[in-house]
């Protein structure tokens, strides 16, 4: 795009078309094929008219008309189906010297002169009908002799000339044979016979004409001939004889399937698909056989017979064939009216009028299809309502619409009205009062359908919540869907639009045009060969390919082109061109083919030669393994990662000698050689293939490939008989291990080795078929041959055959190939066509079996594959870092005890945090508050904000009284202000507020981890089809992509480092509340005094691999070393790349959407968060002598202090208290501890530990019961260094010891800091963990917490055997044997001719015979469905 279409929704109007695609299924009714009275007799009505009449009538005779019968011509045409047919059936193009031909046209020629019948009639008779039966009469263009023969046929002769052959055609001679019909209006139509022609028809040939080799062999009248029969005609078309042929891999036989062309659709083509409607052909008429008549049939609307079914019946018995037009019914998704006319074109009779005519022609259904028209046209912004969405401003529906001003196609009414009709006139229209044309009416009656996620033009709202559904693929949907449904707006098309179905296209996805085979599907394991395809170099013909020309044909229609007719178009007319095709004919003669005769370069022989694990076969030979024998020797061997089994005291294992017996053959060796491949390795000999090299004598294209074919073919295996050291499936033992039917060990049987048959398959691989030619190079290697050179051997140069490796062109998706091509080209064979199913099913071939070769299908999936990047991954590989590991030091894990946490409880134990990176975490503090949970109780504009109205009070301070909020009572009673208000508080409406509801997977923002890890990117430019790479990789070095050096790269960015803040030396400045060296004073730097030191804290210096040596690449750099407080980023901190975790937070904040509004919101009173069988997780205290206890005794920092930090005094054993000096802070406050010395304790549940509990107290605090901290005094619990695991730390660290701070009324064993004392160890990177960088393999890429295997259980599906089972078809034996042609006939019968007769010829009836359809019986066959079980398979 297209459809003979369907279904769904909608449907104004015309024009031309087209309409059972299923049941060749069953039909009820009508109608579809008749006409001729100018072929004949009879009848019958009508009129006119004569005869006879008993006036009912009967008989003639004219016209006219109708007609059953007989006679002609027509019913073989038209029409209507596609079931059969794979065939000379169809197409095409030839042939008939092998043929017919009614009606037509031309020609010729002729129609004499006789008979005899039989329907119809009548009569009588069967039968229910259908239909007959006898007996009488009768015409005729019915029949039938006779004559007559222009010409024709038969047989028989001659003469000529043609053909490609059988042969034919013309002209001749005699002989035989066979004709006829009349009618009439007197025009003419008819009859016979002959010839020709036009139409049409019959046979016969070459070429084309679907699938299946899992159909490979078919055939007996079968192929041929000789002869007869037949037939219009030629043939085994038939028969009898006679030979044995015929067809077939160029596909015969069988099967399935189908009418066949012209042409129709698609495609640029070339193909591919289709045979509706129009034409050509051919077949078919219920179903299967047959025949008659006939010019023609084996005959739709004829005949016979059989079956089948339907109808009638009186049961005796008869009728009937819509696949003609209409129409039923049925089957289907589906396909029309039991309509008008024969006016037109055609047709059949007929002289003619003129009948017939479902053919036609034309109305009716149907949007089934193509074409055309309309549903209105212009104006027209307040951009109206309404409707949608909104960021609330607006946008959009939209000039749409109202409204104005206009037309009138259709549409109504009314008038008018055809063409088609034609040959001189008249008549003669179904359709039709149609087309058309004129007026007149009025926008009035006429629009839907699909879609809108990407393909593909068109978006946004609600509603849904992996549900409802959508999808043509790829996908949409799990609460913010442009993908589902609605709506609104848009796209598209249009009286239609989608869907479905099929065909072509795209699809170079069957590749002729025009594709492939290293890895993506695809080279046969592997040679020899048959047949087929291809084929060197010159020369002569020839003309089948081949190519030009011409002629014929290639039907109409169609298709294209140019015209015309309908108003356009669709349609439809005329006239052109084309028609690849197929035959004839005439040239050419390069190529190809063929024929002759040559050549030597391809192929091959011959001659000299060297090389080899080639291959068969036989002998021989030494080393080692195991075994026997005997010797020496003793306790142990063997084996493993470690073992045991095992072997040994009955003497192993070692070793010595000697001896059997098998099986392979160290080294040489070697990407070395042979070989066709599979393969081939000591050593001689014997037999033998085959390459190579040189030469150039021979033959003269003898080549190449190779379907089928034969042969060969590892290793396992099979079957016979040998052998058997060693090894070793199976199988025992031991191990390992969760298991271990493995891996290791110990033994072992088949096999493994001969010999003879099998067997034919391997990753039979170079994943790479085989021949020939060409197309740059380097460099090994093996076997030859020449050449230089100096006799030779090396060296070196030249070639030829092999065998590698690197490399240009080119080629390739890439990887990679590359003269041994995957590389340009030619010739041959084999193989491919998405993944599974399945290399499997049946089926067939081979096979002893195992199996092998062939090789489907159902169903099922959007893939499945290749090569290559980029990650990420590996119990890969290299290099490297990191308290990672190792080497230490301290601990946790065990106990109490604190606090998190699960978990259970419970009204509630409010929520979140979940490996590392949740768990002393949000909380830097839960008695009320906090508080978000619970219970009880009260409020609804609200506890808090904005906006409107009113009002005037707020407010505080008292008493009742509740468990609390409430409530009551009651006293005083505005404030401000520029006078416009403004605060405050009360009541009123609502608009709204609130939510610690939900979603961190919608989110901002903030934060953790990798990770302070060194790493993450860009622009240009190169490389690559791309993806991507280079840069960033390498060689060095760094704490670092630090930093040098190299390099198709340069260069830049964010990180790394510095810059910043502390510390750690010192200059300087400056000197209180800080400091004191001199001086003077004091109990005390107290105070004068001073600012030197110490301290404070602004501004400098200093560290830069600068200096030296050493290594290194003359480089970064890095060891050592001076010198410096500091030395190689000096130490610490802030500081966090590009990004992973849908990582964490919606309960801090902020927000979207979505929930609740007398409540999921506010207020309050108690509870609760603190509960305890238990489990972790982080700290605490401790187990003790390096301790504990008591006594003295010293040295900090960094911090806080006004509703506060408190001295100093006095009270209290103390917690505290009562007072309060001083301090808004380098000034005032607050005992540093450990350490040090003294002494007591002597290893024990203790003078260790404190935990529990009892009692007295204090503090704070409306308020310590649930639930605070703290003192005393009493009690004194487990614990005696902790199990598998496990953490932290490299120097002022660990470890210890205290101090302070913030949260805070209070409550610190947590946090956050600060200071004192103060080790130990690191060989080292094998290993664990975690990270970087290069490299590799990857079937991974929500990336190894990853992919993904198989059996089992469940479901469902196809499909394979299956005892059978039941169907369908095509043959094939025999039996039966209709009609009916043919043949024979003893029977019975019989007008025409013959014959005086008798009788004869002829014919018919019946009977036989061959054939013969339907039926029957029987075996196979080939194919369906269906079977209890069962086998694999495929999705979930």
């Nucleotide at each position: 795009g297209a459809c003979g279409a369907a279904c769904g929704c909608u449907g104004g109007c015309g024009g031309c078309g087209u309409g059972c695609u299923u049941a060749a299924c069953a039909c009820a009714u009508g109608c579809a094929a008749g006409u001729u009275g100018a072929a004949c007799g009879g009848g019958g009505a009508u009129a006119u008219u004569g005869g006879c009449u008993u006036c009912g009538g009967u008989u003639g005779a004219u016209a006219u008309c109708c007609u059953a019968g007989u006679a002609g011509c027509g019913g073989a045409c038209g029409g209507g189906u596609g079931a059969g047919u794979a065939a000379c059936g169809c197409g095409u193009g030839a042939g008939c010297a092998a043929c017919c031909a009614a009606c037509c046209u031309u020609u010729g020629u002729g129609a004499g002169g006789g008979g005899g019948a039989c329907a119809a009639c009548a009569g009588c008779u069967g039968g229910a009908a259908a239909c007959g039966g006898c007996u009488g009469c009768u015409a005729a263009u019915a029949c039938c002799g006779c004559a007559u023969g222009a010409g024709a046929c038969c047989a028989c002769g001659g003469u000529u000339u043609c053909g490609c052959a059988u042969g034919g055609a013309a002209c001749u001679g005699a002989g035989g044979u066979a004709a006829a019909a009349g009618a009439u209006u007197u025009a003419u139509c008819g009859c016979a016979c002959a010839a020709a022609g036009a139409c049409g028809g019959g046979c016969u040939c070459g070429c084309g004409u679907c699938c299946c080799a899992u159909u490979a062999g078919c055939u007996a009248g079968u192929u041929g001939g000789u002869g007869a029969g037949g037939u219009a005609a030629c043939g085994g078309c038939u028969c009898a004889c006679c030979a044995a042929g015929g067809c077939a891999a160029c596909g015969a036989u069988g099967g399935g399937u189908a009418g066949c062309c012209g042409a129709c659709c698609u495609g640029a083509g070339a193909g591919g698909g289709u045979g509706a409607u129009c034409g050509g052909c051919c077949a078919c008429a219920c179903u299967g056989g047959a025949a008659c008549u006939g010019a023609g049939a084996c005959a739709c609307g004829g005949u016979c017979c059989a079956g089948a079914c339907u109808c009638c019946u009186a049961c005796g018995g008869g009728a009937g064939g819509c696949a003609g037009c209409a129409g039923u019914g049925g089957g289907g998704a589906a396909u029309a009216u039991u309509g008008g006319g024969c006016a037109a074109u055609g047709g059949g009779c007929g002289c003619a009028a003129g009948c017939c005519u479902g053919a036609c022609c034309c109305a009716g259904c149907a949007a089934c299809g193509c074409c055309g028209c309309g549903u209105g046209a212009g104006g027209g912004a307040a951009g109206a309502a309404g409707g949608u969405c909104u960021u609330c401003g607006g946008a959009u529906u939209g000039u749409a619409a109202a409204c104005c001003u206009c037309u009138g196609u259709c549409c109504u009414u009314g008038g008018g009205g055809a063409c088609g009709a034609a040959a001189a006139a008249a008549a003669u229209g179904a359709c039709g009062g149609u087309a058309c044309c004129c007026a007149a009416g009025g926008a009035g009656g006429a629009a839907g359908c699909u879609c809108c996620g990407g393909c593909u033009a068109a978006c946004u709202a609600c509603g849904u919540g992996c549900c409802a559904g959508c999808a043509g693929c790829c996908g949409c949907g799990g609460u913010a869907a442009u993908a589902c449904g609605u709506a609104g707006g848009g796209a598209g098309c249009g009286a239609g639009c989608g869907u479905u179905g099929u065909c072509c296209g795209g699809a170079a996805u069957u590749a002729c045009u025009g594709g492939g085979c290293g890895u993506a599907a695809a080279g046969g394991g592997u040679g020899c060969g048959u047949a087929g395809g291809c084929g060197g170099c010159a020369u002569g013909g020839c003309a089948a390919g081949u190519c030009a020309g011409a002629u014929g044909u290639g039907a109409a229609a169609u298709c294209c082109c140019c015209g015309g007719g309908c108003u356009u178009a669709a349609c439809u007319c005329g006239g052109g061109u084309g028609g690849u095709g197929c035959a004839u004919u005439u040239g050419a003669a390069a190529c190809c083919g063929c024929c002759a005769a040559g050549c030597u370069u391809g192929a091959g022989u011959g001659c000299a030669g060297g090389a080899g694990a080639g291959g068969a076969a036989a002998g021989c030979g030494g080393a080692a393994u195991u075994c026997c024998u005997a010797g020496u020797g003793u306790a142990g061997c063997g084996g493993u990662g470690a073992a045991a089994u095992g072997c040994g005291u009955a003497g192993a294992u070692a070793u010595u000698a000697g001896g059997a017996g098998g099986a392979a053959c160290a080294c040489c060796a070697g990407u070395g050689g042979c070989g066709a491949a599979g393969g081939c390795g000591g050593c001689u000999u014997u037999c033998u293939g085959g390459a190579c090299u040189g030469u150039a004598a021979c033959u003269g294209a003898c080549g190449c490939u190779g379907a089928g074919g034969c042969a060969c073919g590892a290793a396992a295996g099979c079957g016979u008989g040998g052998g058997g050291a060693g090894c070793a499936a199976a199988c025992a033992g031991g191990a390992u291990u969760a298991g271990a039917u493995a891996c290791c060990c110990u033994g072992g049987u088949a096999g493994u080795c001969c010999a003879c048959g099998c067997c034919g398959u391997a990753a039979a691989c170079g994943a790479u078929g085989g021949g020939u030619a060409c197309u740059a190079g380097g460099u090994g290697u093996g076997g030859g041959a020449g050449g230089u050179a100096u006799c030779g051997a090396c060296c070196c140069c030249u070639u030829c055959c092999g065998u590698g490796c690197c490399g240009c062109c080119g080629u390739u998706a890439a990887c990679a190939c590359a003269a041994u091509a995957a590389g340009u080209a030619c010739c041959c064979c084999g193989c491919c066509u998405g993944g599974g199913g399945a290399g499997u099913a049946c089926g067939a071939u081979c096979g002893c079996a195992a199996g092998a070769u062939u090789a489907a299908a159902a169903c099922u999936c959007a893939a499945a594959g290749g090569a290559a990047u980029u990650g990420a991954c590996g119990g890969g590989g290299g290099c490297c870092c990191g308290c990672a590991c190792a080497a230490g030091c301290a601990g946790c894990g065990g106990a109490g005890c604190a606090u998190g946490u699960g978990g259970u409880u419970u009204a509630a134990u409010u929520c979140g945090a979940a490996g590392c990176a949740a768990c002393g975490c949000g909380a830097a503090g839960a008695a009320c508050c906090u508080u978000a949970c619970c219970u009880a109780g009260a409020c609804u504009u609200g506890a808090c904000a904005u906006c409107u109205c009113c009002u005037g009070a707020a407010u505080u301070a008292c008493u009742c009284g509740u468990a609390a909020c409430a409530g009551a009572g009651g006293a005083a009673g505005c404030c401000u202000u520029u006078c416009g208000g403004g605060g405050c508080a009360g009541g009123a409406a609502g608009a709204c507020a609130g939510g610690u509801g939900g979603u961190g997977c919608a989110u901002g923002g903030u934060u953790g981890u990798c990770g302070u890890c060194a790493g993450c990117u860009c622009g240009u430019g190169u490389c690559g089809u791309g993806a991507g790479a280079u840069g960033u990789u390498g060689g060095g070095u760094u704490a670092a992509g630090u930093c040098c050096c190299g390099c198709a790269a340069c260069g830049a960015g964010c990180g790394c480092a510095a810059c910043c803040c502390u510390u750690g030396u010192u200059g300087u400045c400056a000197g209180u509340u800080g400091c004191c060296a001199u001086c003077a004073u004091u109990c005390a730097g107290u105070u004068g005094g001073g600012c030197a030191c110490u301290c404070u804290g602004g501004c400098g210096a200093g560290a830069c691999u600068g200096c030296c040596g050493g290594u290194g690449a003359c480089a970064a750099a890095u060891c050592g070393g001076a010198g410096g407080a500091a030395g190689g980023u000096g130490g610490g901190g802030a500081c966090g790349a590009c990004g992973u975790c849908a990582a964490a937070u919606c309960a801090u904040c902020a927000u979207g959407c979505c929930c609740c509004u007398u409540a999921u919101g506010a207020c309050c009173u108690g509870g609760g968060c603190u509960a305890c069988a238990c489990a972790c997780g982080u700290a605490c205290u401790a187990c003790a002598a390096u301790g504990g206890c008591g006594a003295u005794u010293a040295c900090a920092a960094u911090g806080g202090g006004a509703u506060g930090c408190a001295a100093g005094a006095u009270c209290g054993c103390g917690a505290g208290a009562u007072g309060g000096a001083g301090c808004c802070a380098a000034u005032c406050c607050a005992c540093a501890a450990a350490a040090a010395u003294c002494g007591c304790c002597c290893c024990a549940g203790u003078u260790c530990a404190g935990a529990u509990u009892g009692c007295a107290g204090g503090c704070u605090g409306c308020a310590a019961c649930u639930c605070g901290c703290c003192u005393g005094c009493a009690u004194g619990a487990a614990g005696u260094c902790g199990g598998a695991a496990u953490u932290g730390c490299u120097a002022g660290u660990a470890a210890u010891g205290g101090c302070a701070g913030g949260u805070c009324a209070g409550c610190a064993u947590a946090c956050u800091g600060c200071c004192g004392u103060g080790a130990a160890u690191a060989c080292g990177u094998u290993c664990c963990c975690g990270g970087g960088c290069c490299u590799u393999g990857u079937a991974c890429a929500c990336a190894c917490c990853g992919c993904c295997c198989g059996u089992c259980a469940c479901a469902c599906c196809a499909u394979g055997a299956g005892a059978g089972u039941u169907g369908a078809c095509a043959a094939c034996a025999c039996c039966c044997g209709a009609a009916g042609u043919c043949a024979g006939u003893a029977g019975c019968u019989u007008a025409a001719c013959c014959g005086c007769a008798a009788g004869g010829g002829g014919g018919g009836c019946g009977c036989u015979g061959c054939c013969g359809a339907a039926g029957g019986u029987g075996g196979g066959g080939u194919u369906g469905a269906u079977g209890a079980u069962u086998g694999g398979g495929g999705u979930g």